RNA sequence: UGCGGAGUGGAGCAGGAGUAGCUCGCUUAGCUCAUAACCAAGAGGUCGCUGGUGCGAGUCCAGCCUCCGCAA
Numbered sequence: 001u002g003c004g005g006a007g008u009g010g011a012g013c014a015g016g017a018g019u020a021g022c023u024c025g026c027u028u029a030g031c032u033c034a035u036a037a038c039c040a041a042g043a044g045g046u047c048g049c050u051g052g053u054g055c056g057a058g059u060c061c062a063g064c065c066u067c068c069g070c071a072a
Stems, first nucleotide, its partner, number of pairs: 001071007010024004018055001026042003030038001048064005
């Protein structure tokens, strides 16, 4: 430098135009003599950044940034 893949709550990941979700973790409450386990509820996200298309973008398009891989 070229090509490909990835970027979404604290962590790991779904979702590929129409309400942002799952598991774990965290907080509160329940259960227990108590802890774990279990059950219930809750908090936590401007979906990497900036534009574009479109009635509507996490999703499609362009540029840029970061990480990984391949080639030189």
Transfer RNA from an Acutalibacteraceae bacterium, 72 nucleotides, folded computationally. Its Rfam family is "tRNA". It is annotated as a transfer RNA. Taxonomically the source falls in Acutalibacteraceae (Bacteria, Bacillati, Clostridia, Eubacteriales). Its mean pLDDT, the model's own confidence on a scale to 100, is 84.